Large-subunit ribosomal RNA, half A from a soil metagenome, 1692 nucleotides, folded computationally.
RNAcentral holds the full RNA, with entries from MGnify.
It matches the Rfam family "Bacterial large subunit ribosomal RNA".
The coordinates come from a structure-prediction model, not an experiment, and the mean pLDDT is 80.
[in-house]
Context: one part of a larger RNA
RNA sequence: CCUACACUGUUAGGUGGACGACUUGGCUCUGGAGCCCAAGAAGGGCGUGACAAGCUACGAUAUGCUGUGGCGAGGCGCAUGCAGCCUUUGAACCACAGAUCCCUUAAUGAGACUACUCAUUAGAUCCGCAAGGAUCGGGAACGCGGAGAAGUGAAACAUCUCAGUAUCCGCAGGAAGAGAAAUCAAUUGAGAUGCUGUAAGUAAAGGCGAUUGAAAACAGCACAGGGCAAACCGAAUCCUCCGAUGAAAGUCGGCGGAAAUGUGGUGUUGCAGGACCUGAUUUUGAUCCUCAGCGAGCGAUUAGAAGUCUUCUGGAAUGAAGCACCGAAGAGGGUGACAGUCCCGUACAAGAAGCUCGACGGACUUUUCAGGCAUCCUGAGUACUGUCUCUUGGAUAUGAGGCAGGAAAUUGGGAGGCAUCAACUUCCAACCCUAAAAACUACCAGAGUCCGAUAGUGCACUAGUACCGCGAGGGAAAGUUGAAAAGAACCCAUAAAAGGGAGUUAAAAGAACCUUAAACCUAACAGUUAUAGUGAGGUAGGGCUUUACGAAGUUCUGCCGUGCGUUUUGAAUAACGCGCCAGGGAGUGCGUCCAAGUGGCGAGGAUAAUCCUAACCGGAGAAUCCGAAGGGAAACCGAAAACCCGCAGUUUACGAGGGGUGAGGUAUGAAAGUGCCUUUAGUCACUUGGAUUUAACCCGAAGCCGAUCGAUCUAACCCUGGGUAAGGUGAAACACGGGUAAAACCGUGUGGAGGCCUGAAGAGGUUCUACGGGCAAGUGUUCUUCUAACCUGGGGCUAGGGGUGAAAAGCCAAUCGAGAUCGGUGAUAGCUGGUUCCCGCUGAAAUUGGCCGCAGUCAAGUCUCGGAUGAGGCUGCGUGUAGAGUAGAGCAACGGAUUAGGGAUUUUGGGAGGGAAACCUCUCGGUCCCCUGUCCAACUCCCAAGAUACACGCGCCAUAGAUUCCGGGAGACGGGGUUACGGGGUAAACAUGUAAUCCUAGAGGGGAAGAACCCAGACUAUAGUUAAGGUCCCUAAAUGUCGAUUAAGUGUUAAAGGGUAAAGAGUGUCUACAGUCAGAGACAGCGAGGAGGUUGGCUUAGAAGCAGCCACCCUUUAAAAAGUGCGUAACAGCUUACUUGUCAAGAUUGUAGGCCUCGAAGAUGGACGGGGCUAAAUCGACUACCGAUACUAUAGACCAUCCAAAAGAUGUGUGGUAAGCGGGCGUUCUGUAUGGGCGGAAGCGUUUCCGAAAGGAGGCGUGAACCGUGUAGAAAUGAAAAUCCUGGUGAAAGUAGGAUCUUAGCAGAGUGAGAAUCUCUGCCGCUGAAAGGGCAAGGGUUCCUUGACAAUGAAGGUCAGUCAAGGGUUAGUUGAUCCUAACCGCGUUCCUCACUGGAAUUGCGGGAAAGGGAAACAGGUUAAUAUUCCUGUACUAUUGAAGUAUGCGUGGUGACACAAGAUCGGUUACUGACGUUUCCGGCUAGAUUGACACGAGCUGUCGCUUGUGCUAACCAGAACAGUCCAGAGGAGUGUCGUAAUGAUGAGAAUCUGGAUAAAACUGGGAAUGGUGUUCCGUACGGAGCAUUCAGCUGAUGCCAGGAGCCAAUGAAAAAGGAAUCGAUAUAAAUCUUCAAUAUUCAUACCCAGAACCAACACAGGUGCCCCUAGGUGAGAAGCCUAAAGUGUUAGG
Repeated sequence: CCUACACUGUUAGGUGGACGACUUGGCUCUGGAGCCCAAGAAGGGCGUGACAAGCUACGAUAUGCUGUGGCGAGGCGCAUGCAGCCUUUGAACCACAGAUCCCUUAAUGAGACUACUCAUUAGAUCCGCAAGGAUCGGGAACGCGGAGAAGUGAAACAUCUCAGUAUCCGCAGGAAGAGAAAUCAAUUGAGAUGCUGUAAGUAAAGGCGAUUGAAAACAGCACAGGGCAAACCGAAUCCUCCGAUGAAAGUCGGCGGAAAUGUGGUGUUGCAGGACCUGAUUUUGAUCCUCAGCGAGCGAUUAGAAGUCUUCUGGAAUGAAGCACCGAAGAGGGUGACAGUCCCGUACAAGAAGCUCGACGGACUUUUCAGGCAUCCUGAGUACUGUCUCUUGGAUAUGAGGCAGGAAAUUGGGAGGCAUCAACUUCCAACCCUAAAAACUACCAGAGUCCGAUAGUGCACUAGUACCGCGAGGGAAAGUUGAAAAGAACCCAUAAAAGGGAGUUAAAAGAACCUUAAACCUAACAGUUAUAGUGAGGUAGGGCUUUACGAAGUUCUGCCGUGCGUUUUGAAUAACGCGCCAGGGAGUGCGUCCAAGUGGCGAGGAUAAUCCUAACCGGAGAAUCCGAAGGGAAACCGAAAACCCGCAGUUUACGAGGGGUGAGGUAUGAAAGUGCCUUUAGUCACUUGGAUUUAACCCGAAGCCGAUCGAUCUAACCCUGGGUAAGGUGAAACACGGGUAAAACCGUGUGGAGGCCUGAAGAGGUUCUACGGGCAAGUGUUCUUCUAACCUGGGGCUAGGGGUGAAAAGCCAAUCGAGAUCGGUGAUAGCUGGUUCCCGCUGAAAUUGGCCGCAGUCAAGUCUCGGAUGAGGCUGCGUGUAGAGUAGAGCAACGGAUUAGGGAUUUUGGGAGGGAAACCUCUCGGUCCCCUGUCCAACUCCCAAGAUACACGCGCCAUAGAUUCCGGGAGACGGGGUUACGGGGUAAACAUGUAAUCCUAGAGGGGAAGAACCCAGACUAUAGUUAAGGUCCCUAAAUGUCGAUUAAGUGUUAAAGGGUAAAGAGUGUCUACAGUCAGAGACAGCGAGGAGGUUGGCUUAGAAGCAGCCACCCUUUAAAAAGUGCGUAACAGCUUACUUGUCAAGAUUGUAGGCCUCGAAGAUGGACGGGGCUAAAUCGACUACCGAUACUAUAGACCAUCCAAAAGAUGUGUGGUAAGCGGGCGUUCUGUAUGGGCGGAAGCGUUUCCGAAAGGAGGCGUGAACCGUGUAGAAAUGAAAAUCCUGGUGAAAGUAGGAUCUUAGCAGAGUGAGAAUCUCUGCCGCUGAAAGGGCAAGGGUUCCUUGACAAUGAAGGUCAGUCAAGGGUUAGUUGAUCCUAACCGCGUUCCUCACUGGAAUUGCGGGAAAGGGAAACAGGUUAAUAUUCCUGUACUAUUGAAGUAUGCGUGGUGACACAAGAUCGGUUACUGACGUUUCCGGCUAGAUUGACACGAGCUGUCGCUUGUGCUAACCAGAACAGUCCAGAGGAGUGUCGUAAUGAUGAGAAUCUGGAUAAAACUGGGAAUGGUGUUCCGUACGGAGCAUUCAGCUGAUGCCAGGAGCCAAUGAAAAAGGAAUCGAUAUAAAUCUUCAAUAUUCAUACCCAGAACCAACACAGGUGCCCCUAGGUGAGAAGCCUAAAGUGUUAGG
């Protein structure tokens, strides 16, 4: 400089679905009505339509059938469509009455996993002699009863409360329950019960706490009373069936039955009654049943007045204008916009069948009085008592229960809120029934100041649906085209969808459809920027664009400026909350009470329930409540006046209220007196504020309790099954040999033990690594275990304070120190968060006291509002008075402490020494005195300033109402900083006290920046003047003036503090003061001297000035030490003091002060605010200027007062958190009055104007039907925040990821709009004890075919486990069905038990698709099924037919064998029928080798390589091991024999003869099949040939047999079946042949790295050794391969 993918704004679109309008559905109330069911309910399953998935309706007579009535032209539901039907011979539809009504369900023939199976002259249980009858189960709430919590409250908690609530259980009805006094009451009386109003929050209960809480009585609603037991009588009674009669109810007659364990009559009470005896007397109704005819109500329905008049607008008239009409009808709805007169209706009338009601027909029931009063009757483990519990307001005096006692008899008994006695009053228990008034709302109708699609029910719609959970259970979202579908013909383009034209319509409103806001996204336009500095704005001055000339948009430069809410002493805080937008979202209702305002009446005021009425209004209704009288514990007693002062006001004295004196009432007191009260205002309603109970402003616990649901996970146990390649080691026992007197013992073998070893499957989960969004637990590597306390399938059982647990408080369905679900429940929360419009007036507190009180709360103080009072109030200043005892000071004034020294003192003190002792000496201590040095919050001889109190004066405030008092409402009781003074603490950014002030709740200016430091208290605007503080530049104002200081950049910082600075040091420098020396020459330098006695004495080896000790004299000198330092062994030597010369004028010491310097050390480079400054630093003095929201001026607003109002005036008026008070704006709906609107309402967008604000009005566009204004009323009435709720939509981000455990793809062709991915072919790979094949569970159509590609598939897709349509599962033999196991269900009985239930016994039943069990194989066939179909060949059971054998057992010495009559029942052997380890034998499947035959390929030939050579069930036959039998035999120096053990005079070896097994084998089946191959044939198909023999190996499979082991001894039944017993009949097979029957259900497909369980096409999990070939190998290991399958859903 330019430009963005950057920013702001506008316009136009998209997205999205708010707003407005609408309403089909809810919500609430009022009235009606109120049970259903074995005559099969409620609920459900499955079906029924031409096409039919859902809802509705219906039920195999199935979107319906019949009859009667109505209606009168269309109809076949929601729900169009095409097709086809019905209908004036009356359909559809409506009303009523019938018929049908599958299966399940109380479910009831039996069973069952609900909607199925089995059986079948017939049925659950109970009652009844019988005939026959009854019961169950369901139902929204309401009712009665049995059992009975906890959260909570008590600010904890235990009695108490919550609460007899929740919940569970039983039972009933349209209501239930209660109910006709052994009741109340109180000396008067009432007269069953229930419910309402009051009584009353009273009596009473109560850690007398929190709280709980009646009754009588009164006012009302509604009214209704009866029956038994007994005494006495004694069949006079009742039921079925049959007959007669009647409309029916009923009545009459007959057979039979019930009934003396009593049917029926009588009788039922307190003034006692009744029976009984005597004598008289005559009605009653809560009655009940029936309805042919007759009457009433309901009732499908019928009828029902008046404009479609004219003009205008419009798509359309119901609108506007004009002219009419009806009204017993102007309720409401519809119709193309708002309709009395268009339609349906409405008012007023009419009404069939049917139902309900109604007697004129029946049935039942019912009287009263008097006398007698001898006799009889009148409810017993009852009343009552004791005690222990529960309950209640019930207190000793409620009601109930347990245990133990236990009455009376009418001359009796109960009750009368303590017991007992008397009197009085009142009632008659221990038996039963009873309408109405009253509760509730599933159901029907109507209504509404209710809601209007995030609202109102969870559901306006195929909602208790989809979906989630094993289950109990939880539980959504989702409304709108248009007047009418007129739902877009036709054309273009495309594979299609989308799109562009055309057309419809008033308008595309275009089906993703009314309106269409915001977030968010895009484009265009305007302005503007990429080294700048932003809480995003404000302000001043400019630029560009635009302009309707008002202004608008954007931006540059300068200056100023740290979001909102909350919580806090304090927040920009790096404390918490909010991504954004839209919608939703929090002080509400009843009762009781207090106060204020307004209103009514007023010594009175008001009604409540209830009644009338139209659900209102209105009227009636005084029960009752408050007030009018108080005092007293109570008994009880019970309120004349008068006078004075005085505010406002008028006026100078009156004077409402007000104050005082006095008087009065009562209690107390002997009285005096004292306390309270009295000279009068209440009450009711509405509104507002507040208190209290209730969830109580909203959201939020962890938990507690109750009832249910879960053992598909997992833990243990029970029943029944299954599994563990291969190899190694080598226990006991035995054999043989050795050995011994015999044993022991030793060796070698055999043998095959073990919670033994190695190691697969299986199980586990140690280490490491990777992962840890592949997985809510995995993969790899390594590892542990693998015949056992092993692993595993299926079926069962144990349940929440419970189970199970080889014990980890582990596990009990991803939940466990007490599961889950629902409920109590809106538990409680002194705790956190949130709590929505505006303005005005005032304006806090973080302190005191109490509290289990310290995060809280109550009272006071403090704030506010109202009222009363009515003149004082305050104390800054000055003066005075008063008391005091602080700061300071003092200690010689007390008390106490205290330094050094001296003295005194006998002071019965301590110690040491001396002494014979007395005693003495020394010392410490005490006391006193002198002197020295010091102290005190709890010392004071003294003693301020200041403060306090009072008085006076000045001052300030106050009639515009101070002060004080009363009443309503609060908030707050976490404080913080500074200054001064304290004590605690080493100290502190420590904690704490007192006073003031500020922040809190206070802006503005200064301090660089800062809550409280300085200045200053903000109503608004504009000017001017100042304060603090500043004036070189940043930066407004002095490079100002005068005089000093500093040289260190010291400093440029008011103090505190901040990166601080100290003790100390300085001959850095300035100043002051006080000394000393100095022209008689100082100080410094330089020159010279610095001597003698003497080497002083002592000491010493030596000591001579100079190791040390003592002394330190004298002399000469100008001066010179018995020596200042160096030095020597000691001397010596040098030097200093001291003296002098030279020089020349100040020199030097001390004290004090200013500035300065050193002392001076921190981590990225670094802060005077920066630049920089020698003043622009510091000290002192002075002048000017700048500088604030202060002050002043001008203008304006508000508040208060004056004021009738306006105007005006007055005011040291107007900061403000919590909080109080006052006034307004807006939203939805209602009454009333009055308006607008299709000539365009609301809403939405934009724009202009008005108001101090909340807000209001207009214009334009969109939109297409409703909306305002005034006034009054009622509220689901205002959002930015609650990790808020719901929906939408961003940034992150085109990012992470879609690969890396396991196989891998490549090429060509095909199809197609499109191909890495689909199909085919070829090549290359991978698995191969699987990644092959087949089942169980589970799933449920995923199977097959055709078509399709929106979505699903982690990309694509022509493909598919996807979508759409159609098709597909065939059984006597497979399995279920049968049997029983663990275990479960039901009934009875017993035990237990409040109920529901639980346990045991017994009976019946259920219970295994892996246990037991009658019977089938091979081949072929379909797109998809096959042991199921077909072909062939078999077998089983039952039944039947014919025939024959045969029949109350038979044969054999024996082992043993056999066909041995039928039915029913019993008994007894047997089979069914069984552990584990190990071994032997016989076999088979399978594998493999060779030859041969027939083919194929390669090869010049020989030859090489390679394929095939296969066959079942079943029937028949013959045979074997081992064991056994008979006969013979007759053994030891033993013998025989086994893999092993062993056997033997109870008879071995050996010989002879015989009995008995399965697998298997042989023959048939069966070659006509299959397979291979050749030829013919278009194809279907046809024809031919071959299919043979021999060896080796060999199972973990089959059969039979032996042995070992056990603290373990290893199912049952059905079924089969022999013998025997009994019964029945006399025939008849089980043999041969033939025939018939064999129902029902499952059967498709997957069975897994995509059909199952894990939310997924998930690297996980899931039972079956059910089958698995070859090479190598011990092997099912590992590696490679066959068959077969497959290349994993993208990588680079």